Glycine riboswitch aptamer from Oceanirhabdus seepicola, 101 nucleotides, folded computationally. Model confidence (mean pLDDT): 82 of 100. RNAcentral holds the sequence, with entries from Rfam.

RNA sequence: UGACACGCCCCUGGAGAGAUUCUAUUAAUUAGGACAUCGAAGGAGGAACUUACUUGAAUUUUUAGUGAGGAAACUUUCAGAUAAAAGGACAGGGUGUAGAA
Repeated sequence: UGACACGCCCCUGGAGAGAUUCUAUUAAUUAGGACAUCGAAGGAGGAACUUACUUGAAUUUUUAGUGAGGAAACUUUCAGAUAAAAGGACAGGGUGUAGAA
């Protein structure tokens, strides 16, 4: 000098789907109900593969079963969302920590 990695109430960009309807005073969800949607907060699921135990065959491997680990922009729609605002995976920039070569 500084790859990769992680963090930040930092900056910029950032999709989808009902400004649906009923009651309570009602725009917000403040509370409850009805029908219909979205997937990109988060959560959950988890192929190959790895591994432990048991098991049949074989002899340094392999068959079957059970458990554990195991990815996504995939699945789910629990949560969240369905005008704007807010939020928003992810991307670029900035910055901090640590630091390969």